[in-house]
RNA sequence: AAACUUAAGAGUUUGAUUCUGGCUCAGGACGAACGCUGGCGGCGUGCUUAACACAUGCAAGUAGAACGAAGUUAAGAGAGCUUGCUUUCUUAACUUAGUUGCGGACGGGUGAGUAACACGUGAGUAACCUACCAUAUUCAGGGGGAUAACAGUUAGAAAUGACUGCUAAUACCGCAUAAGACUACGAGGGGGCAUCCCCUAGUGAUCAAAGCUCCGGCGGAAUAUGAUGGACUCGCGGCCCAUUAGGUAGUUGGUGAGGUAAUGGCUCACCAAGCCGACGAUGGGUAGCCGACCUGAGAGGGUGAUCGGCCACACUGGAACUGAGACACGGUCCAGACUCCUACGGGAGGCAGCAGUGGGGAAUAUUGGGCAAUGGGCGCAAGCCUGACCCAGCAACGCCGCGUGAGCGAUGAAGGUCUUCGGAUUGUAAAGCUCUGUUUCGAGGGACGAAAAAAAUGACGGUACCUCGGGAGGAAGCUCCGGCUAACUACGUGCCAGCAGCCGCGGUAAUACGUAGGGAGCAAGCGUUGUCCGGAAUGACUGGGCGUAAAGGGUGCGUAGGUGGCUAGUUUAAGUCAGUAGUGAAAUUCCGAGGCUCAACCUCGGCGCUACUACUGAUACUAUCUAGCUAGAGUGCAGGAGAGGUAAAUGGAAUUCCUAGUGUAGCGGUGGAAUGCGUAGAUAUUAGGAGGAACAUCAGUGGCGAAGGCGAUUUACUGGACUGUAACUGACACUGAGGCACGAAAGCGUGGGGAGCAAACAGGAUUAGAUACCCUGGUAGUCCACGCCGUAAACUAUGGAUACUAGAUAUGGGGGGUAUCGACUCCCUCCGUGUCGCAGCUAACGCAAUAAGUAUCCCGCCUGGGGAGUACGGCCGCAAGGUUGAAACUCAAAGAAAUUGACGGGGACCCGCACAAGCAGCGGAGCAUGUGGUUUAAUUCGACGCAACGCGAAAAACCUUACCAGUACUUGACAUAGCAAGACAAUCCUAGAGAUAGGACUUCCCUUCGGGGCUUGCAUACAGGUGGUGCAUGGUUGUCGUCAGCUCGUGUCGUGAGAUGUUGGGUUAAGUCCCGCAACGAGCGCAACCCUUAUCAUUAGUUGCCAAUAUUAAGUUAGGAACUCUAAUGAGACUGCCGUGGAUAACACGGAGGAAGGUGGGGAUGACGUCAAAUCAUCACGCCCCUUACGUUCUGGGCUACACACGUGCUACAAUGGCUAUUACAAAGAGCUGCUAACUCGCAAGAGCAAGCGAAUCUCAUAAAGAUAGUCUCAGUUCAGAUUGUGGGCUGCAACUCGCCCACAUGAAGUUGGAGUUGCUAGUAAUCCCGAAUCAGCAUGUCGGGGUGAAUGCGUUCCCGGGUCUUGUACACACCGCCCGUCACGCCAUGGGAGUUGGGAGUACCCGAAGCCAGUGACCUAACCGCAAGGAAGGAGCUGUCGAAGGUAAGAUCAAUGACUGGGGUGAAGUCGUAACAAGGUAGCCGUAUCGGAAGGUGCGGCUGGAUCACCUCCUUU
Repeated sequence: AAACUUAAGAGUUUGAUUCUGGCUCAGGACGAACGCUGGCGGCGUGCUUAACACAUGCAAGUAGAACGAAGUUAAGAGAGCUUGCUUUCUUAACUUAGUUGCGGACGGGUGAGUAACACGUGAGUAACCUACCAUAUUCAGGGGGAUAACAGUUAGAAAUGACUGCUAAUACCGCAUAAGACUACGAGGGGGCAUCCCCUAGUGAUCAAAGCUCCGGCGGAAUAUGAUGGACUCGCGGCCCAUUAGGUAGUUGGUGAGGUAAUGGCUCACCAAGCCGACGAUGGGUAGCCGACCUGAGAGGGUGAUCGGCCACACUGGAACUGAGACACGGUCCAGACUCCUACGGGAGGCAGCAGUGGGGAAUAUUGGGCAAUGGGCGCAAGCCUGACCCAGCAACGCCGCGUGAGCGAUGAAGGUCUUCGGAUUGUAAAGCUCUGUUUCGAGGGACGAAAAAAAUGACGGUACCUCGGGAGGAAGCUCCGGCUAACUACGUGCCAGCAGCCGCGGUAAUACGUAGGGAGCAAGCGUUGUCCGGAAUGACUGGGCGUAAAGGGUGCGUAGGUGGCUAGUUUAAGUCAGUAGUGAAAUUCCGAGGCUCAACCUCGGCGCUACUACUGAUACUAUCUAGCUAGAGUGCAGGAGAGGUAAAUGGAAUUCCUAGUGUAGCGGUGGAAUGCGUAGAUAUUAGGAGGAACAUCAGUGGCGAAGGCGAUUUACUGGACUGUAACUGACACUGAGGCACGAAAGCGUGGGGAGCAAACAGGAUUAGAUACCCUGGUAGUCCACGCCGUAAACUAUGGAUACUAGAUAUGGGGGGUAUCGACUCCCUCCGUGUCGCAGCUAACGCAAUAAGUAUCCCGCCUGGGGAGUACGGCCGCAAGGUUGAAACUCAAAGAAAUUGACGGGGACCCGCACAAGCAGCGGAGCAUGUGGUUUAAUUCGACGCAACGCGAAAAACCUUACCAGUACUUGACAUAGCAAGACAAUCCUAGAGAUAGGACUUCCCUUCGGGGCUUGCAUACAGGUGGUGCAUGGUUGUCGUCAGCUCGUGUCGUGAGAUGUUGGGUUAAGUCCCGCAACGAGCGCAACCCUUAUCAUUAGUUGCCAAUAUUAAGUUAGGAACUCUAAUGAGACUGCCGUGGAUAACACGGAGGAAGGUGGGGAUGACGUCAAAUCAUCACGCCCCUUACGUUCUGGGCUACACACGUGCUACAAUGGCUAUUACAAAGAGCUGCUAACUCGCAAGAGCAAGCGAAUCUCAUAAAGAUAGUCUCAGUUCAGAUUGUGGGCUGCAACUCGCCCACAUGAAGUUGGAGUUGCUAGUAAUCCCGAAUCAGCAUGUCGGGGUGAAUGCGUUCCCGGGUCUUGUACACACCGCCCGUCACGCCAUGGGAGUUGGGAGUACCCGAAGCCAGUGACCUAACCGCAAGGAAGGAGCUGUCGAAGGUAAGAUCAAUGACUGGGGUGAAGUCGUAACAAGGUAGCCGUAUCGGAAGGUGCGGCUGGAUCACCUCCUUU
């Protein structure tokens, strides 16, 4: 000098966001266990479960220097004699059972019990003890009687005794002595802390001792002091449950006595009635406590292994004895359970000491060595004992250290894996070369630990360590790789198998399962599981909340408690602050050093231990005391306001009923009806009466009240608030756990009352049903009195009090000022009631002086959702029920506010052939065509609301063709590559249904000479697939919708998702334009640009045209270029002009001009996106599947079937028509494998012959409706034309299945089409013909063309669709959404339950062991007294109190179990309904009552957490 300097978050609720809130993860730790793996060493640690039971061995003995005795050995001296034996004595050494002393109360183990002065900490003992040890003082004189051992006899199986006899002591017992102790008495002095204590001297009573010896010593007694160890008392501190609230009779205290080392109800007798308790007694549950250990930034939280301190226990329960110390782990007695021995009579035992065994368990070691060290017991000592201890063994159980090699080494080897086939990666990794020797193996040396002068002494251990030698040799695994969280690919699997800490993966392309390759992390370990802390500010002291997320008590009064105004003080000093002293053991943590090679570990020193106690001091604040004050609070006085309360009386309007009159057929009720009432006279109306309930207007975000609540008028009684005044009191205040009182509606009890209304109930409707909504009735009830109940969305979802903090405005009740005669007005102020708004707060919404702002005080309440405000228990209630109030189990959410959408049987505005107004249809008939269904060998496939169904298909007789039956082929009908060969094809003949097979004929072409083309054969790669998946895809298409929308950049606003722009006022077909605006701009859409059509001009003038001229049968020809037309280029239309309206705008309306007027008509053109929309069968394509077939070929059949149903069309039903005859006027197209004229033939379809034209020239090609004339005359017809027959025509290899057309004959249904439904707004509908594509042939379909040519539109209430704004939402897969309850089934936990079983605790009584104590003691007895008798003293025995175990009884309590039963939870696709979310289709919800399969319905009262519309009021801006 240092002793510390320290704080991280993430995932998951949503379409997205912010918040609330839980769940989960990343970190650390462990006496751990399990899985896989395992080289070495050091230091630690190791039954957490059965305080379960224990075989065997050991764990407490020692002293011969306390004692007698016995034995062994040696020596000496005797005796006997069988002269080497026996025996006696003495001496020495050794051994030992017994007596005796000390120890055994320590050490070691365990944590069952204990919630306690047990523990921790600090005090006290003037209320105590202490062997051994230390110090000091003083002593040790003289006697006595026994007894074990031993010997003998004897009982018993044994354990163990009994009797007789002998003997010693530091064993035992008197006596003497008394410094001293103790005790009694009184005296003197001193002290303290209440009882009291100390000193001094005196008198009386009582009390000691032990010897041994090796002569060095070791012991003994008394007293005092110390030390050590203990005992007792007190303050404070540390668990849970109140669903444990009252407990206590020796209980609390006193007096006296006993007892103890000592205080004390510790015990007893008597007296008193106390004592403890919401500051949690008593009871229940759990638990050894602490130093410390783990975690944490800390505060805290958790734990109490190892080490250390204390306590408790020793098979279970009880008891004492001995002793300095025990009520005693390896002592005693008794009882109990268990085990063992037994001769059945009796005995023995206690590992929670060290090892070890069984058992239990997921789980925890050797029946080891040594007293060498440290420590302990005994001993003078030597020494003995010591499972304390020191060591070793086992275990990766933990911490720490080391190693498994190092350098060089690219062809980037081989192999593996992936691959876009190029390569990449494993990877300098390996091999190979050169080294090293930690570890390992062998050999050699070899400790410290041992210590005062010397000697001796080492279990560990030939260990650590050192040296030498050999050799890369023997030594790497585990987990993970979707996010959190570092690390990715392939294959397999196909909601299977499986994974998972949370979110979640897996249903054919899985970085999430399994395997492999690769990678990441840690490493002799790595993962998993369990537990604790952390993160979690998620119980918040540090450091949270309660309007809507969980959370303010329904309201007041008030007790305890908590908190509290101003001034002063030589008040006190409890809190508070400072200083000093003591304690806070050691170890641990931390800091600095040191020792093991480092580290772990160990040692030394220091800081610290946040606390307690004592003393001293300070006095600002709090508190205390004292004295005051008036601003808080209260009182007085004076006023006015009020649905404040209670009681009584009175009043009018209305409903209903009764009576009477008038009067007649209906009334009533509804969406529409019916039930009901009425000819026995209703309803209506008039008059009279009865009765009950409620009080219109005034009436008002007005008033009053604590809340609930209070509304006609009057009277009586009565509570509170407000204003003014400042006379009085002088902090008297605020809050308020328990407590007490009040407390809507419904409901309950008793008695009244009952008009209206009206749960239940009945009937009628509605409906699929309707236990509802609607209607007709109607009982409890609603009303009164008295008594209960005690709950509501009892809400401002906002507890009370006080103070402070911009304003504006309205209103209720007072006061003051100004002004005035007065009333208004205006200003100020106090108390209420509202609205808006700044700062601030808030997750946001919002609150904002009536705070949800800033602060203080007090109370209540919350801690994820469900289970559940349920169960059990307690309390209250007549009951209904209320109040208090869990757990198991289950989920990863539940929730708040706001955002964007979507939706609404919400609102506003707007548009559309959407409705309306019209016209024509469809739906009825016949036929055509498509679809479904059915059938079939096959009737190929696809398309299915709008947006499938005359659709793919702009053409199914074969082909097409994909289907079916059969016949054939297998490198293939088709493509590429290799080898061989050179033809192949065509034509003809034969067989066959044909494909095909055989035969005849024939023997290639180009060439740069390399080869190529073509064909055949062979072999393999492969071809091929209209097979699957449109939910793997591309492309294409439909639809919303030609609807007007969809977005972006920058800026701004918002914590954010997002908003703004894009909303608003107008306007438009339009997000079209104008204006305004925190927006300014831009993009994709709209419009325009394109095509066509309507007008004109210019150019051009054939094949088109023809005004003038000429000509003809004819624009036929000459001619013309005017017109029409053609087709190219232009013009034109822009709200440009005028007027009116509008805001002076955009624009609208009207007008002029114009061929055309407000996008002139039509077309092409389709934003961001939606529908997993359609298509794998146009095409392309991933994956899967088939490969002598799911490929290819051929013949025939089928796609054309036919009880039926639907869509789309055609033709009709007729006179606006049919038929016959005559007669006009188009446009747009097509044509050489073609269109085909004219002419001839045929009734006709057509045929024959044969010009023209690749087309403004020729042809198809007559347009038809129309017009004119005639006929038919309202009929199943001169309508209609199906069907059928006969005969023909055409195409084509081929018209049977299965084509079209013609002629003649036949002549069906049908007479205008139910419910319903479609198209169309002008050259449109309707109607009439013409053409084309496809095509050999085959349209009533499709796509085009022109002709004729209407009606209606008031208008936007309604239906449908769409757009914009707004509102509600529990929807976001977005209403085809979400979601509730019963019932049925499976599983799970739980309540009740006749009971049954067991546990612990207590009460009462019975019995009463051992034992202490007390009494007795007639029996027994060595020490003392006595000559003796006897006495003193003691004991056995007996009795009594207490007393464990045991028994009996009645309860309480806890747990297990129980037929049956109740609800609850949970479970992809069960049943019934549809209660809630939108106005959820009857607004919802709360309390209560009642009813119902169920959600639920209804009544009464309440709430807005109700949409919409209107009105009132208020506010903001002007």
Molecule: small-subunit ribosomal RNA
Organism: Bacillota bacterium